Model confidence (mean pLDDT): 82 of 100.
A computed fold for a 100-nucleotide RNA from a soil metagenome, annotated as SAM riboswitch aptamer (S box leader).
The sequence is in RNAcentral, with records from MGnify.
RNA sequence: UCUUAUCAAGAGAGGUGGAGGGAGACGGCCCGAUGAAGCCCGGCAACCAGGCCCCAGUGGCCCCGGUGCCAAUUCCGACAGAGCAAUCUGUGAGAUAAGG
Numbered sequence: 001u002c003u004u005a006u007c008a009a010g011a012g013a014g015g016u017g018g019a020g021g022g023a024g025a026c027g028g029c030c031c032g033a034u035g036a037a038g039c040c041c042g043g044c045a046a047c048c049a050g051g052c053c054c055c056a057g058u059g060g061c062c063c064c065g066g067u068g069c070c071a072a073u074u075c076c077g078a079c080a081g082a083g084c085a086a087u088c089u090g091u092g093a094g095a096u097a098a099g100g
Base pairs, nucleotide, nucleotide: 001100002099003098004097005096006095007094012041014040015039016038020031021030022029026077027076028075042070043069044068047066048065050062051061052060053059054057074093078091079090080089081088082087
């Protein structure tokens, strides 16, 4: 960088740490000393691996492994279309996984 899939659910009132954080730029809007980031522990999930089951599939269950994740829809925003509007659909951007 390309392809495919998913992104409305879920996850501690623990320890440490000390001021920042919510991807990046900009604009919003939020979270934070009733303590941010980071680290440890804990947890969630089940994409890959592994195990088991059957009605054998775009299936179900488990989970010690490889990732990921644990405020707010991917916190919101851009572009196109529909709609009086609320809002909906698609695209883009991004994230994660598995491949090339």